[in-house]
């Protein structure tokens, strides 16, 4: 220095450019159960990397910054 992917909750992970609250596990908190605790149940709060652009509409398309993996030299 070039070139390719990728970046959603604490973590992991889905989502054909359209309905409504961004799905679902997972941890965490409260509450049922129990002498207590675990483990079952029910609830309940957390997110689309930053900026700007396309479009009636953007988590998704496009331009940049940022950071992460490979890969070339």
């Nucleotide at each position: 220095a070039c070139g390719u992917u990728c970046u959603u909750a604490g973590u992991c992970g889905a989502a054909u450019g359209g309905u409504u609250u961004a799905a679902g596990a997972u941890a965490u908190u409260a509450g049922u159960u129990u002498c207590c605790a675990a483990a079952a149940c029910u609830a309940a709060g957390g997110a689309u990397g930053g900026a700007g652009g396309u479009u009636c509409g953007a988590a998704u398309c496009c331009u940049u910054c940022a950071g992460a993996a490979c890969g070339u030299g």